[in-house]
Parts: sequence; structure tokens; C1' cells
RNA sequence: AGAGUCGACCGGGCAGCCGCCGGCCGGCCACCCUCGCGGUGGUCUGCGGGAGGAAAGUCCGGGCUCCACAGGGCAGGGUGCCAGGUAACGCCUGGGGGGCGUGAGCCCACGGAAAGUGCCACAGAAAAUAUACCGCCACCCCGGCCGAGCGCCGGUGCGGUAAGGGUGAAAUGGUGCGGUAAGAGCGCACCGCGCCGCUGGUAACAGCGGUGGCAGGGCAAACCCCACCCGGAGCAAGACCGAAUAGGGGGGCAAUGGCGUUGCCCGCGUCGCCCCCGGGUAGGUCGCUAGAGGCGUACGGUGACGUGCGCCGUAGAUGAAUGGCUGUCCUCGACAGAACCCGGCUUACAGGUCGACUCUCGCA
RNA sequence: GUCCCCAUCGUCUAGCCAGGUCAGGACAUCACCCUUUCAAGGUGGCGACGCGGGUUCGAAUCCCGCUGGGGACG
Repeated sequence: AGAGUCGACCGGGCAGCCGCCGGCCGGCCACCCUCGCGGUGGUCUGCGGGAGGAAAGUCCGGGCUCCACAGGGCAGGGUGCCAGGUAACGCCUGGGGGGCGUGAGCCCACGGAAAGUGCCACAGAAAAUAUACCGCCACCCCGGCCGAGCGCCGGUGCGGUAAGGGUGAAAUGGUGCGGUAAGAGCGCACCGCGCCGCUGGUAACAGCGGUGGCAGGGCAAACCCCACCCGGAGCAAGACCGAAUAGGGGGGCAAUGGCGUUGCCCGCGUCGCCCCCGGGUAGGUCGCUAGAGGCGUACGGUGACGUGCGCCGUAGAUGAAUGGCUGUCCUCGACAGAACCCGGCUUACAGGUCGACUCUCGCA
Repeated sequence: GUCCCCAUCGUCUAGCCAGGUCAGGACAUCACCCUUUCAAGGUGGCGACGCGGGUUCGAAUCCCGCUGGGGACG
């Protein structure tokens, strides 16, 4: 210098003017009362605050609230190497194993296929209790040849054989030597695999030694088995106040009245007025933002993180605010906007800054 | 805001749960036949798994993430 990997961060700046949302101090006005240094509402001025790293998708986990609930089980759903972190997680950190890359580094749903069931199209002999299509080989029989041999060639039959061919995504350990009629873990050596033991490690696992000729391919993001976890709903949750010319219950009053209940009487219901009671619609208030908060620092830890100390105050609407204009500067500005809150994941994103590291080339 | 569902030819759909032959059918459309002509009818053709990734030998189907559409709740 070029190419690249990982991590952290910013995401137009400044000034002026006019608006919007909510907070606080003060002045003025109105109303209420328990009349006070009171409360509520309106208005005016001033002061300070006002979107994000993803506010998004609503995919996980938790807080909070209501409902249900003795305990356990079934069903259903989720997670899945080991250890740790955390309020919790499917997240994060560290480690193991496997794969990719020259490397920094990156990726992995990574338990169980001898518990059982199921599937493996086409091709192929055979797709899982194995099996013999071609081939190779021994034997019986038949035919042919001449060089007349325990010969050669061809064919039928019956056996042996998984070395070779061929099919497939996948074919019953691999390579070599021996062995054999031909072959074969049939025997041996090495590699792989299973089992046992020892050593190291908390563990996953690794290493070493012995042993077994090797034992039945793949799929569990097929059913399933094993281990662990999960009650349901969601702030439109939920709580409080609460109107009327709406409506319910109780008591009382009244001409002992009207209407209905069988013609009459009693009784009952209903119509009128007053009082009391709770439910609840409109509407209002709370929930609502100080929280698993942020920043700095010290210590512990490889790290995620934890503990102590100090500092900071940082939107809270309910038709829903953060906008517009002007000037100026630059590298000319992306994706996009809260709606109960928080921890993650995923997805979108113009451009830029910083740090650590790797590879190649050149120069010294 | 919260919670759900769906996506296959131009249109309506089957197949998906339980993965495997050229993704089948109807209507529409195109060509031909039939008819004097049109319609009807017959034969044949064209035409699709929303997108990306993963699992698998193999994905419309199973899993994950997006995109688009629809619904319920005052």
C1' cells in the first nucleotide's frame, strides 16, 4: 500500500422566528367549601423537557393486572453437546465435537435409529428378517477340436463366492499381505468402529492400554422415546368516581282514587309524590412511567456478569404532540416514528468515526 | 394497540396433516374438427406452488425469517 475479519459508536450541525404536547413558578378571572398560606377550571407571561437504534415484525422471555387453582397425572406446546450468567429465555459467555477459510475468524435444531411403528420414488439382483443379474470357481452330464493331455473350447444342471462389473443419494468396514478351486475378517498388520479399564478434565470430551473380527444403511425440521420447561388472558388488562327526561330493589304517603285480575268484596299488581340502596351507560380519574434505569469508578471473574461507592433526572398523549419558515456550514443527510414497561432475537438502514487483529506485496 | 388466519394457472379450487410419477380438475383463452354460419359438442395446446434460507438423496408439502392480504376485540 492492497485485500479482509471482529467489536464499539454516530446517524446532519449552529442561530433566529412562529406553532404543538405535557410539567413547574407567578399574576388575573370564575366556581366550590369544612373560609384557609384551601381546592377545581380557564387565561397570560416566564423557565426548563419532548422519539429510535431499530420506536418495526409481534418471534421468544419476564414484570404488572385480572381470572382459575390442595396435590399429582393425562392431553397439548416448546427446548435439546457441557458448564456458567440472568428475574427469565429459544438470549448471552466460556468450553467440547463437526464443517469452511492460507489466516484473523465464521457456521452448526449438536440427545436417542439394538424400545416400537413407518418411509426410502426411479433405477437396481437386492433399500434391510437380506439377497446371486452379469461375472469368477469346483463338480456331474452333453457336444465339438487336435498338438491326444488328469488338454482346450462351448452348453445344461447343481452348488460355492460380495474380490470385479453395473444401479442408485445411499449397497452390509477401508488399504495391503497371506490364504483359497475361486473368494471371503478366513488369518495377520495399520486405520476406523464397539466394549472394558486407567489417566486428565466439574462436565461435554480427549489421550493411552487391553479386548472383540466387526454386530442390524439413512431419515426423528416422520410418528415416537428420554430429560427439562410451560395455568389462561392481556393496559381495549384492571381499579375508582359517576350523570339523566334511561332503568332495578326496599320503605313511606295520599283521594282509599283510576285501570287490570271472573259479576261483587278482600287481597295483589300497576299509575302519582317523597326518602334510602346498590349495579351500571355516556363521561372523567388512576394504571402511566424512578426502572431487573443510565453514566463513571474500584474490586471479583478468562468472559457473559456480579458487588460496593459516587453522580444524573431523561416523552407520557387518548383523535393522539416533537412541525414549519429563514439564514449559514459541511462530507448534502439512509431506514424509519413512542402508546403499560423491560431483557433478547429477527428484519430495514445513505454515509461516517474509533479500536483490535489477519493475509499478501514493497521498502528499511 | 392487542390477538389470530390465509397465500397453488387469468378466475375458482384438489394435492399439504402422512415429502417421491409430467402439480390434477372446472371455467376462461388459443388452434383444429363438426356446421351454409354462429352457438353447443369433440380433439389438442398455453398456463401456477408469494419471496429468501435450512432439513432431506429429494420440499407445493416439514422448520425458520420476510412480503402481501384478510379477520376479531371499543
Predicted 3D model of RNase P RNA and transfer RNA as a complex of 438 nucleotides. It holds a member of the Rfam family "Bacterial RNase P class A". From the family's description: Ribonuclease P (RNase P) is a ubiquitous endoribonuclease, found in archaea, bacteria and eukarya as well as chloroplasts and mitochondria. Rfam classes the family as a ribozyme.